[in-house]
Notes:
This is a predicted structure of a 580-nucleotide part of an RNA (large-subunit ribosomal RNA, domain V) from Candidatus Spechtbacteria bacterium RIFCSPHIGHO2_02_FULL_43_15b. Model confidence (mean pLDDT): 82 of 100. Lineage of the source: Bacteria > Bacteria candidate phyla > Candidatus Spechtiibacteriota.
Context: one part of a larger RNA
RNA sequence: CCUGUGGCAAGACGAAAAGACCCCGGGAGCUUUACUGCAACUUUCUAUUGGUUUAUUUUUUCUAAUGCGUAGCGUAGUGGGGAGACUUUGAAUCUUCGCUUUUGGGCGGAGUGGAGUCGCCAAUGAAACACCCAUCUUUAGGGGGAAUAAUUCUAACUUUCUACUAAAUAUAGAGAAGACAGUGGAAGGCGGGCAGUUUUAGUGGGGCGCUAGACCUCCUAAAUUGUAGCGGAGGCGUUUAAAGGUCAGCUAACUCCGGAUGGAAAUCGGAGUGGUCGCGUAAAGGCAUAAGCUGGCUUUAGUCCAAGGCGGAUUGGCCGCGGACUCACGAAAGUGUAACUUAGUGAACCGAUCCCUUGUUAUAGAAAAGGGAGAGAUAAUCAGCCAAAAGUUACCCCGGGGAUAACAGGCUAGUCAGACCCGCGAGUUCAUAUCUACGGUCUGGUUCGGCACCUCGAUGUCGGCUCUUCGCAUCCUGGGACUGGAGAAGGCCCCAAGGGUUGUCCUGUUCGGACAUUAAAGCGGAACGCGAGCUGGGUUCAAACCGUCGUGAGACAGGUUGGUCUUUAUCUGCCAUAGG
Numbered sequence: 001c002c003u004g005u006g007g008c009a010a011g012a013c014g015a016a017a018a019g020a021c022c023c024c025g026g027g028a029g030c031u032u033u034a035c036u037g038c039a040a041c042u043u044u045c046u047a048u049u050g051g052u053u054u055a056u057u058u059u060u061u062c063u064a065a066u067g068c069g070u071a072g073c074g075u076a077g078u079g080g081g082g083a084g085a086c087u088u089u090g091a092a093u094c095u096u097c098g099c100u101u102u103u104g105g106g107c108g109g110a111g112u113g114g115a116g117u118c119g120c121c122a123a124u125g126a127a128a129c130a131c132c133c134a135u136c137u138u139u140a141g142g143g144g145g146a147a148u149a150a151u152u153c154u155a156a157c158u159u160u161c162u163a164c165u166a167a168a169u170a171u172a173g174a175g176a177a178g179a180c181a182g183u184g185g186a187a188g189g190c191g192g193g194c195a196g197u198u199u200u201a202g203u204g205g206g207g208c209g210c211u212a213g214a215c216c217u218c219c220u221a222a223a224u225u226g227u228a229g230c231g232g233a234g235g236c237g238u239u240u241a242a243a244g245g246u247c248a249g250c251u252a253a254c255u256c257c258g259g260a261u262g263g264a265a266a267u268c269g270g271a272g273u274g275g276u277c278g279c280g281u282a283a284a285g286g287c288a289u290a291a292g293c294u295g296g297c298u299u300u301a302g303u304c305c306a307a308g309g310c311g312g313a314u315u316g317g318c319c320g321c322g323g324a325c326u327c328a329c330g331a332a333a334g335u336g337u338a339a340c341u342u343a344g345u346g347a348a349c350c351g352a353u354c355c356c357u358u359g360u361u362a363u364a365g366a367a368a369a370g371g372g373a374g375a376g377a378u379a380a381u382c383a384g385c386c387a388a389a390a391g392u393u394a395c396c397c398c399g400g401g402g403a404u405a406a407c408a409g410g411c412u413a414g415u416c417a418g419a420c421c422c423g424c425g426a427g428u429u430c431a432u433a434u435c436u437a438c439g440g441u442c443u444g445g446u447u448c449g450g451c452a453c454c455u456c457g458a459u460g461u462c463g464g465c466u467c468u469u470c471g472c473a474u475c476c477u478g479g480g481a482c483u484g485g486a487g488a489a490g491g492c493c494c495c496a497a498g499g500g501u502u503g504u505c506c507u508g509u510u511c512g513g514a515c516a517u518u519a520a521a522g523c524g525g526a527a528c529g530c531g532a533g534c535u536g537g538g539u540u541c542a543a544a545c546c547g548u549c550g551u552g553a554g555a556c557a558g559g560u561u562g563g564u565c566u567u568u569a570u571c572u573g574c575c576a577u578a579g580g
Stems, first nucleotide, its partner, number of pairs: 001580008010572003014567002022401006028393004034197005041189008050153002053150013067136001077135005084118003094111007158176006200212003209230001213236001215235005237382001238280001239339002244298007252276001253273006278287002281344001283342003302325004308319003314383001327336003350376001353373005408455001409453001410451003414448001416444006425435002462537001463535003467529001468526005475500003478495003482491002502516005543561004547556003
């Protein structure tokens, strides 16, 4: 060196299982005051479903009554006819009773009485309850109809028992109950009992937070325009009948000086600076010929077109010469299609209102229809899903992702650890024996982080045990410089990694604390070394309890008890050993 055999398990990001954690997409289970339904339950009506009585209400018919503004003999409902009507079949008067009532009267019954009473005339908007017809308001009585409530009946319907029968249906008889119940139909209520679904996106992982508008202004933005970020600052979701139009006029603000009350600041005078003032509203640009301030008259904050442009993926957006009609102001030329400009917003569908056209089968009207104008959106997730929608899963599942988190590695080094420079100061004096502020320059890659680069068709996670090796920023042992080193014991620094670096108790603990020793009881790296070496106490599945949160399903770097640790070694490596 080659080939075996027996072993060990450090590596082959070993094997096994298209990661169960996390995220994305999809699904399912469960919950509820998510949405929308369905069953069930319930209320009312109606059919099956009939009779009597009472009460109340309402309607109709008949009879009888009823009706007061002023003037007027007086309690004149309205309209029409009308010159007579009633009366020995008993008028006026008187007596008595009843009804009504506004107490003035009206009406009716009985008796007495024995021949008249009323109208036509005057007054009134309207003329006679003299008489007849129709009708209205209110009231009483009788009849009919309907409704509601209650009562009652029996024959529907339901049901018990008996007879018949082997048993039952049917039938018959005797009861109970009774137009209820039951059943069908209609409408309302309630309704996780059940069902189908929804529960947005961005995001230096996700969640929580925040944000979402081609909306406006500035910077980033690199001197046209444009330009991202959970970059830096702010605004808007309007307002104004004048804060619009036109004609005419005017000039703020600050400083200084002077001046009664009067002051830092009111109003008055003078000078200087020059746009700092003001322009409804954020910022930028602009503005004195003023776009700022004041007054007069007014409504162009008009209707219909529109050359030509800006900007633009599209659709939206913006500017506008000029023409027609009609107005305002101005002596006129002219100016005016809102506001100093740039924000103040919403496509379609649906759907009020107004105008026009047509309007359909005989005609008139109405409805519908078409065109034009035009109200209704925090549709704000603002290029806008449907008129209509929240949660939970540790009981979970599927498809994917190292496009994206937790472990480890990597990069970085804010944080951390260490060293050095400067030297305020402490050290009685004296910066540097020792400690060192305020600052500065580096190193390391053991902390907490940041990034998200390999790995999600799997790189097993804390601690302990076992076993090994390395660094030195050295805990002990060794050598040295300085000392605020007398000696001894120390302090601090330099060199040095050969060897060594304990036992017990508490806790799952690393750490830490305690006890007793020791020369000393070092700090770190090796996937926070080491689970195909062990353990499994902790963390981190399914069960369960408590507290807290939640209506609930459930949740909790809150606590608690319990809870399957697979792998026969092919290769590399290592330890033995045999043969060549």